Predicted 3D model of a 74-nucleotide RNA (transfer RNA) from a Candidatus Saccharimonadia bacterium. It was read from a public genome assembly. The source organism's lineage runs through Bacteria, Bacteria candidate phyla, Candidatus Saccharimonadota and Candidatus Saccharimonadia. Its Rfam family is "tRNA". Its mean pLDDT, the model's own confidence on a scale to 100, is 81.
RNA sequence: AGGGGCGUAGCUCAGCCUGGCAGAGCACGGGUCUCCAAAACCCGGUGUCGGGGGUUCGAAUCCCUCCGCCCCUG
Repeated sequence: AGGGGCGUAGCUCAGCCUGGCAGAGCACGGGUCUCCAAAACCCGGUGUCGGGGGUUCGAAUCCCUCCGCCCCUG
């Protein structure tokens, strides 16, 4: 330099192809229970969906661009 993959909750990741309420597990907080704690059960999502711009009635999702990480080629 060229090509490809990835970036969504504190962590691990779905959702993207086919635009329409932003989710799961774990963790965490609160409660019940207990002498206390653990376990179990009940309740709670904590998020500029990597940044910016565009298309659209509507964008995590489509288009452009930039940033970061990883892999391949030279």